[in-house]
Context: one part of a larger RNA
């Protein structure tokens, strides 16, 4: 390339917006660029393949026919595909009403708690562990009240509950602001889905500046264990962890399952919205539609499993993978302040 995969064997990009591309609901009419049929000229010779001839066979040569799948012109068709015009409303949007939600920024604010100041009562411990030592206390420690400060995180409430594209979000109030969902079905009329490049967001750790620094806590110090003990346990520690501004760009960034659309028996939980259960409200029950969960039918699967939130049964576009080891490594490019990231071989080897 073909072919055939990617949940776990190698294989879904960390998520999103998005350009070029791909693909693309429905009814009518037109063009006829693909597409399909007919012609017609052209596609040298040789070579090919068939037939018949000639060298005593044959190889090799003659001959005639087919082939040369193409490639231009000219005709007809009008289903699909496109293009061009006009409609359509189920896809998409937009409106009007509602109700949930740790969604997102900023301000500001609350208690418990730990820890360090002060005071007061009070005396010899305390603390740690398997034991224990190092450590801390007659300069009055740990208790204990009672005042004071500072940062960080927010017990129940918490829920296989909520939101968010994902990374992610958890006291309580305010102000701004984003996205889903319900119900009405008023409007637009196909305006749509992916989405190579390209922007943009991205735990934690790290990075540079300024702040901040309780508690934890890499390095590091000490006491133990130990044969040794650069660990695991103990005492302390400093970047760090926190704000603010600006890199950085990795992850088992996972549901190790790329996006979107249709189809395909059931059962059982749960969360918003809406209807009905013949006044009204409430519970419940049933039902609608959208989330999430668990169990299983067919199918699927190497098997575990998945099973309407598929890993079934289709279709569109992206990304990716082709034995292990060398290797996410070299070199070149780029990015980056560094730390590295991104791109990504080969030799040899099994």
């Nucleotide at each position: 390339u073909u072919g055939g995969g990617c949940g776990u064997a190698a294989a879904g990009g960390g998520c999103g917006c998005g350009u070029a591309g791909g693909c693309g609901g429905u009814g009518u009419g037109g063009c006829a660029a693909g597409u399909u049929c007919c012609u017609c000229g052209u596609g040298a010779a040789a070579u090919c393949u068939a037939u018949g001839g000639g060298c005593u066979c044959a190889a090799c040569c003659c001959a005639u026919a087919g082939u040369c799948u193409g490639c231009g012109g000219g005709g007809a068709a009008a289903a699909c595909u496109g293009c061009c015009a006009u409609g359509c409303u189920c896809g998409a949007g937009u409106g009007u009403g509602g109700g949930a939600g740790a969604g997102g920024u900023g301000c500001g604010u609350g208690g418990a708690a730990u820890u360090c100041c002060c005071g007061g009562u009070g005396u010899a411990g305390c603390g740690g562990u398997g034991a224990a030592a190092u450590g801390c206390g007659u300069a009055g420690a740990g208790a204990u009240c009672g005042g004071g400060a500072g940062g960080a995180a927010c017990a129940c409430c918490u829920g296989c509950g909520g939101c968010g594209a994902a990374a992610g979000c958890g006291g309580c109030g305010c102000a701004c602001u984003g996205g889903a969902c319900c119900a009405c079905u008023a409007c637009u009329g196909a305006c749509g889905c992916u989405g190579a490049g390209g922007c943009g967001c991205g735990a934690a750790a790290g990075c540079u500046g300024g702040g901040g620094g309780a508690g934890c806590a890499a390095a590091c110090a000490g006491g133990a264990u130990u044969a040794g003990a650069u660990a695991c346990c103990c005492u302390g520690g400093u970047a760090g962890u926190c704000c603010c501004a600006g890199c950085c760009c990795u992850a088992a960034a996972c549901g190790a399952u790329g996006a979107u659309u249709g189809c395909u028996u059931g059962g059982u939980g749960u969360g918003a919205c809406c209807g009905g259960u013949a006044c009204c409200c409430a519970a419940u029950c049933c039902g609608g539609c959208c989330g999430u969960g668990c169990c299983g039918u067919a199918g699927c699967u190497a098997a575990c499993g998945c099973g309407a939130u598929a890993a079934g049964c289709a279709a569109u576009c992206c990304g990716c993978c082709u034995g292990g080891g060398g290797a996410g490594u070299a070199c070149g490019g780029u990015c980056g302040c560094a730390a590295g990231g991104c791109u990504g071989a080969a030799a040899c080897u099994c």
Notes
Predicted 3D model of a 350-nucleotide part of an RNA (small-subunit ribosomal RNA, central domain) from a metagenome. The full RNA is in RNAcentral, with records from SILVA.